RNA sequence: UGGGGGAUAGUUUAAAGGUAGAACUCUUGACUCUGAAUCAAGCAAUCUUGGUUCGAAUCCAGGUCUCCCAG
Numbered sequence: 001u002g003g004g005g006g007a008u009a010g011u012u013u014a015a016a017g018g019u020a021g022a023a024c025u026c027u028u029g030a031c032u033c034u035g036a037a038u039c040a041a042g043c044a045a046u047c048u049u050g051g052u053u054c055g056a057a058u059c060c061a062g063g064u065c066u067c068c069c070a071g
Stems, first nucleotide, its partner, number of pairs: 001070007010024004018054001026042005047063005
């Protein structure tokens, strides 16, 4: 420098244009003499800027970061 992949909750990971889910973590409650475990409830996320569309995590374009390949 060229080509290709990736970015979603604190972490890991789904969602093939129609309400963004799950697990772990965290908080609260139940249980317990206390704690752990277990059970119930809750908080929390689409990298960024535009475009297309009735509707975008998803499609298109620019940008940022990151991984792989070639030189």